A computed fold for an 85-nucleotide RNA from Planomicrobium okeanokoites, annotated as c-di-GMP-I riboswitch aptamer. The organism belongs to Planomicrobium, within Bacteria.
[in-house]
RNA sequence: UCCUGAAAAAGGCAAACUUUUUGAAAGAAAAGGACGCAAAACCACGGGCCUAAGUAUUCAUUUAUAAGGCAGCCGGGUCGCCGGA
Numbered sequence: 001u002c003c004u005g006a007a008a009a010a011g012g013c014a015a016a017c018u019u020u021u022u023g024a025a026a027g028a029a030a031a032g033g034a035c036g037c038a039a040a041a042c043c044a045c046g047g048g049c050c051u052a053a054g055u056a057u058u059c060a061u062u063u064a065u066a067a068g069g070c071a072g073c074c075g076g077g078u079c080g081c082c083g084g085a
Base pairs, nucleotide, nucleotide: 003084004083005082012037013036017032018031019030020029021028022027035072041078042077043076045075046074047073048070049069050068054065055064056063
């Protein structure tokens, strides 16, 4: 440097759920809590998914739409602990 995750060690993250805050919502943040995770670290670049405030539209309480989100949906990019080879 590249490949790899058998068995370990040191550590790390934290789903559901609960409370509070925030947000139009989806969601996010903090505390508790552990289902899981070797990238469950970071980046919305491609696909996918969620929401629809605003905007447009409708007879309508309708429909469309991301400039809002999800990195713990799949790829891709960047960086990285320990062990093996």